Predicted 3D model of a 73-nucleotide RNA (transfer RNA) from a Myxococcota bacterium.

[in-house]
RNA sequence: GGGCGGGUAGCUCAGUUGGGAGAGCAGCAGUUUUACACACUGCGGGUCACAGGUUCGAGCCCUGUUCCGCCCA
Repeated sequence: GGGCGGGUAGCUCAGUUGGGAGAGCAGCAGUUUUACACACUGCGGGUCACAGGUUCGAGCCCUGUUCCGCCCA
């Protein structure tokens, strides 16, 4: 330098047909317990890597940049 895959909540990840941003764990509050843990119920938490474009509408499509991993040179 080239090719491929990936970047979404604190962590691990889904979102494959372009229209609701989500799950598990973690956190907080409550119930329960003498207390803690477990269990149950509820709540909060997001610049969907960054910039631009297409579109009525983008996490998803297109272009560029950046970071991580693998391969080739």
Its Rfam family is "tRNA". Its family is annotated with triplet codon-amino acid adaptor activity in the Gene Ontology. By type it is a transfer RNA.